RNA sequence: UCACUGGAGAGAGGCGGGCCCCAAGGCCCGCCCACCGAAGGGGCAAGCGGAAACUCCGGCCACACCGGCUCCGCCAAUCUCUCAGGUAAAGCGGACAGCGA
Numbered sequence: 001u002c003a004c005u006g007g008a009g010a011g012a013g014g015c016g017g018g019c020c021c022c023a024a025g026g027c028c029c030g031c032c033c034a035c036c037g038a039a040g041g042g043g044c045a046a047g048c049g050g051a052a053a054c055u056c057c058g059g060c061c062a063c064a065c066c067g068g069c070u071c072c073g074c075c076a077a078u079c080u081c082u083c084a085g086g087u088a089a090a091g092c093g094g095a096c097a098g099c100g101a
Stems, first nucleotide, its partner, number of pairs: 001101002004098003011033001013032008034087003040083001041081003047074005056068004
């Protein structure tokens, strides 16, 4: 990478319009509210590197040197955000995992 298998969560929400239709009902679109996190996407730690500065603290007597404090960069997730996506069943999707090649 390919193929197969498993794979969670959350409103059968409200309003309006359109299509199929005698109707029931179903589907699609838009707006609104409430929710989910496991397509994708954004954010963060320790740590590493660099800079600045001896103003301050510490190492140690020391204008030396080193460390802390400060700033910048790199940096993970099943954490977090909820942009995207998703929220009856079915179907689709699905991080991740298993068997095989």
Glycine riboswitch aptamer from a soil metagenome, 101 nucleotides, folded computationally. RNAcentral holds the sequence, with entries from MGnify. The model forms 89% of the base pairs in the Rfam consensus.